[in-house]
A computed fold for a 116-nucleotide RNA, annotated as FMN riboswitch aptamer (RFN element).
RNA sequence: UAAUCACUUCAGGGCAGCGAAAAGCGACCGGCGGUAAACCCCGCGAGCCUCAAAAUAAGGCAGGAACUUGUGAAAUUCAAGUGGCGACAGUAAAGUCUGGAUGAAAGAAGUAGUUU
Numbered sequence: 001u002a003a004u005c006a007c008u009u010c011a012g013g014g015c016a017g018c019g020a021a022a023a024g025c026g027a028c029c030g031g032c033g034g035u036a037a038a039c040c041c042c043g044c045g046a047g048c049c050u051c052a053a054a055a056u057a058a059g060g061c062a063g064g065a066a067c068u069u070g071u072g073a074a075a076u077u078c079a080a081g082u083g084g085c086g087a088c089a090g091u092a093a094a095g096u097c098u099g100g101a102u103g104a105a106a107g108a109a110g111u112a113g114u115u116u
Stems, first nucleotide, its partner, number of pairs: 002115003006111005015026001017025002027096002029086002031044004039084002047061004066082005088099003
C1' cells in the first nucleotide's frame, strides 16, 4: 500500500406573509455514491409484500421532475434565464404538520486482527 474480517462513531432539510382553508397566491427545503461541482443524467437508500417467532440475507412491488443560451478540452452538474418534482399512515385533499422514527439505512470516517 492492497485485500479480508470484526468492531466503534457519524449519517435529512423545510410554511415567512395573504386567505375561512393543508387545494389558491407566495415563501422555504433538496440524503448517499459516480461523473466538470447534479433535487430533475446513471446508480443506491428510505416504504410495502413474500419467507418468518424475530432479525438478516434473498426475491418481488411501489415511488418524481429540464430545457435553452453561454464559457470550456470536458458540464442535462458551472453561469444566466425560464420551468418542473417530491414515499407511506393520520387528519381536511400535506415535499414543509403529526406518526412509524430516541428507528433503519445508502454511505463516510476510524480502530484492532490476519494475509500480501